[in-house]
RNA sequence: GGCGAUCGCCGGCUUUUGCCGGAGGAAAGUCCGAACACCGAAGGGCAGGGUGCUCCAUAACGUGGAGUCGCGGCAACGUGAAGGAAAGUGCAACAGAGAGCAGACCGCCCCGCACGAAAGCGGGGUAAGGGUGAAACGGUGCGGUAAGAGCGCACCAGUUUCCCGGGCGACCGGGAAAGCUAUGUAAACCCCACCCGGUGCAAGACCAAAUAGGGGAACGUUCAGGGCGGCCCGUCCGAGUUCCCGGGUAGGUCGCAAGAGAUAACGGGCAACCGUUGUCCUAGAGGAAUGAUCGCUGCCCGGCUGCCGGGUAACCGCAGCCGGUGACAGAAUUCGGCUUA
Numbered sequence: 001g002g003c004g005a006u007c008g009c010c011g012g013c014u015u016u017u018g019c020c021g022g023a024g025g026a027a028a029g030u031c032c033g034a035a036c037a038c039c040g041a042a043g044g045g046c047a048g049g050g051u052g053c054u055c056c057a058u059a060a061c062g063u064g065g066a067g068u069c070g071c072g073g074c075a076a077c078g079u080g081a082a083g084g085a086a087a088g089u090g091c092a093a094c095a096g097a098g099a100g101c102a103g104a105c106c107g108c109c110c111c112g113c114a115c116g117a118a119a120g121c122g123g124g125g126u127a128a129g130g131g132u133g134a135a136a137c138g139g140u141g142c143g144g145u146a147a148g149a150g151c152g153c154a155c156c157a158g159u160u161u162c163c164c165g166g167g168c169g170a171c172c173g174g175g176a177a178a179g180c181u182a183u184g185u186a187a188a189c190c191c192c193a194c195c196c197g198g199u200g201c202a203a204g205a206c207c208a209a210a211u212a213g214g215g216g217a218a219c220g221u222u223c224a225g226g227g228c229g230g231c232c233c234g235u236c237c238g239a240g241u242u243c244c245c246g247g248g249u250a251g252g253u254c255g256c257a258a259g260a261g262a263u264a265a266c267g268g269g270c271a272a273c274c275g276u277u278g279u280c281c282u283a284g285a286g287g288a289a290u291g292a293u294c295g296c297u298g299c300c301c302g303g304c305u306g307c308c309g310g311g312u313a314a315c316c317g318c319a320g321c322c323g324g325u326g327a328c329a330g331a332a333u334u335c336g337g338c339u340u341a
Stems, first nucleotide, its partner, number of pairs: 001297007009022005024328001028339002031337005036200004043233004048196005053067005068082001069080004083191002088189002090185003105130002107126007138156006157181002159178008204254004214245006225237004261280008299326001300324008309316002
C1' cells in the first nucleotide's frame, strides 16, 4: 500500500435502507504563467518592469525539446545571466614613465657647450631593444631611416567589407580585398530588439435583516469631485463631494469542481509535443470531514536452511521459515511549470 470485519465522519444517489466515492508527488514555497471574476468607451505618450543565440512546442511562461556557438575535458560528456565594449559614462589593487584619443625610467639617434676621446649639461627626434606587470596599443622576418616606427613589403593572427556553396535559422566551409590593428567588464549605468492594464475566491453574484439613513463644518452648480496602474494628454460619469462626532448590521445561499481532465491503441515528429478513435469520472470540508481497532497479505530490508541451479571463488538466483521497517509530510478556486524537503 491492498483486501475483509466492527464502529465513526463528509459528499452524492436512493429514500426501504443500502450503494458509490473521499489528500500529494510534492498538497509546501508563493518564484513565474494562465483560466475565471470584477473595474475600465479598454486610446496615445513618458516612467517602470520582464526576456535576451536560433528554430520548434505550448493557453501562456522567466517553462520544455532540438540545435548553433563559447568555455572545460584525450573522449564520452558537462556547462553558459549566450544581443551590443567602434554611441556614451563608470570601474580594474600593487608595481610601473605609462593601463585606452596611454607613455619616456634605462636606452638609441642628431645638434650645441668644445679641436679629439670619456663623462656631464642643454635642445630636438624616437618607441624597434631592456625593465615593471596577469596584461604595455598585433606577431616573425626583410627593407628603409640620423636612429626608429605598418613607414613599406612577405607570411601569420585579428577586424571590416564583398562573393560562392550548405542550412528554415543561429551558423559552418571556401575565396577575395583593405595596413584597418580598436585590454577586460554591461546578474555596472547604458544602448538595441521584442513583450507587459489593474485587483484578486478575503475575486465576485444573490437573498434576508438592522439602524437615528441622525448632528456639525468646509468646498461646489461658473464643473467641485470621481473612473481609466504611477504621471501627462485625451476621454467617460457628474450635483453633490470631503472631514469630524454618534448609532446599527457584520447572517445565509452560491461561486465549489466534467476539466487547456485522465488513460489505452494507432498515426505524425529526433524529441518536447500534436491528431484520431475508444474507455473512465477520481475530495469539496466550512473552524474545517477523509479516522480508529483487529485479521490476512503485497513491496522493501536483514538472518537461517535447502537446491550436485549458475560460478574457480567472492557471490548471484529460486524456495521455505523467522524478525523488522516505511520517509517528507496533509487539500481550501483550479490548472501548466520552477524551486525546496